[in-house]
RNA sequence: GCCUCUAUAGCUCAGUGGUAGAGUGUCAGUCUUGUAAACUGAAGGCCUGGAGUUCAAUCCUCCAUGGAGGCA
Numbered sequence: 001g002c003c004u005c006u007a008u009a010g011c012u013c014a015g016u017g018g019u020a021g022a023g024u025g026u027c028a029g030u031c032u033u034g035u036a037a038a039c040u041g042a043a044g045g046c047c048u049g050g051a052g053u054u055c056a057a058u059c060c061u062c063c064a065u066g067g068a069g070g071c072a
Base pairs, nucleotide, nucleotide: 001071002070003069004068005067006066007065010024011023012022013021018055026042027041028040029039030038048064049063050062051061052060
């Protein structure tokens, strides 16, 4: 320099063109003599940024940025 993949909740990851979920973690409650475990509930993300297509974009297209890999 070129090519490919990747960016979604504190963390690890799903997700599909129609206003986003799980596990774990956090908080509260139940239970317990108490703690842990277990159970119940809640909070927490306008999906890296910009532009385009579309009635509608986390999703499709382009560019940029960060990360990973390959070739030279």
Model confidence (mean pLDDT): 83 of 100.
Transfer RNA from Selaginella moellendorffii, 72 nucleotides, folded computationally.
Its Rfam family is "tRNA". It is annotated as a transfer RNA.
The sequence is in RNAcentral, with records from Rfam.